The RNA shown here (c-di-GMP-I riboswitch aptamer) has 85 nucleotides and comes from a bacterium.
[in-house]
This record gives sequence, structure tokens and C1' cells, in this order.
RNA sequence: GCUUGACAAAGGCAAAGCCGUCGAAAGGCGGUGACGCAAAGCCACGGGCCUACAGCAAGUUUGCCAUGGUCGCCGGGCCACCCUG
Repeated sequence: GCUUGACAAAGGCAAAGCCGUCGAAAGGCGGUGACGCAAAGCCACGGGCCUACAGCAAGUUUGCCAUGGUCGCCGGGCCACCCUG
């Protein structure tokens, strides 16, 4: 440097729900809580998915739209502990 995640050790993260808070919403953050995770560490770069305040169109509640969001949907990029070869 590449490689494996079978066994083991030290540790790590934290889904849903609930409480608080920010947000138009999706969702984020903090607390609680563990469904899971060997990158469930980081980056919205490509695709997917979610939302639609503003805007546009119809015309009175509907359509379109990401500049918003999701890395715990997939791919890609960057970095890393222990272990195997």
C1' cells in the first nucleotide's frame, strides 16, 4: 500500500415513539429511547425519493416548479479504529 469482516477486544453511531425547539412544509437540532449499522464518519457530485413558502398557470383549490430536504435509498468521491491475509 492492497485485502477480509469469520472470531475477538476497545470503543462508536442511534430508527420508530415521546418531550422541547427551528422551519411554510419536507425535514433539521437538543434530550430521552435502541430498530438496526463495519463506515449508520464526511461531501447533495449523478440517479431516486420527500416537500412546495415564493413564483408561474388555471381560477378558489388544483397543477407545475428546488433555489429546500434526504448520505439510515443506490452509485460516486474523501478520510478512518480494530481484525484477517

Overview: Model confidence (mean pLDDT): 89 of 100. It matches the Rfam family "c-di-GMP-I riboswitch aptamer". Gene Ontology term of the family: cyclic-di-GMP binding. From the family's description: GEMM was predicted in a large-scale screen for bacterial structured RNA regulatory elements. The model forms 100% of the base pairs in the Rfam consensus.